Overview:
A computed fold for a 73-nucleotide RNA from Octopus sinensis, annotated as transfer RNA. Rfam family: tRNA. Rfam describes the family as follows. Transfer RNA (tRNA) molecules are approximately 80 nucleotides in length. Rfam links the family to the GO term triplet codon-amino acid adaptor activity. It is annotated as a transfer RNA. RNAcentral records the identical sequence in 2 taxa. The sequence is in RNAcentral, with records from Ensembl Metazoa and Rfam. Model confidence (mean pLDDT): 82 of 100.
RNA sequence: GCCCCGAUGGUGAAGUGGUUAUCACGUUCGCCUCACACGCGAAAGGUCCUGGGUUCAAUUCCCAGUCGGGGUA
Numbered sequence: 001g002c003c004c005c006g007a008u009g010g011u012g013a014a015g016u017g018g019u020u021a022u023c024a025c026g027u028u029c030g031c032c033u034c035a036c037a038c039g040c041g042a043a044a045g046g047u048c049c050u051g052g053g054u055u056c057a058a059u060u061c062c063c064a065g066u067c068g069g070g071g072u073a
Stems, first nucleotide, its partner, number of pairs: 001072007010025004018056001027043005049065005
C1' cells in the first nucleotide's frame, strides 16, 4: 500500500428502515441490617465515531474520513 472486521450510556454487549434505542455490570437514592455485604425497589447517565448521500423517515442502507483489530508482499 491493498483486503476483511469493528466503533452504540462509565465498562461490556444486543438491536432493527418507523413509539421516548435494550440488557448486564457499575454509579446514586430508598428498603433491609446494630453495621457492612448480599438481596429487593427506584433513578440518573446516549448528538448510536465524524461528514456527506439515498429515503416521507437512517443508529440501521451507500460513499468518504478517523481510530482500533486481523490478514497479505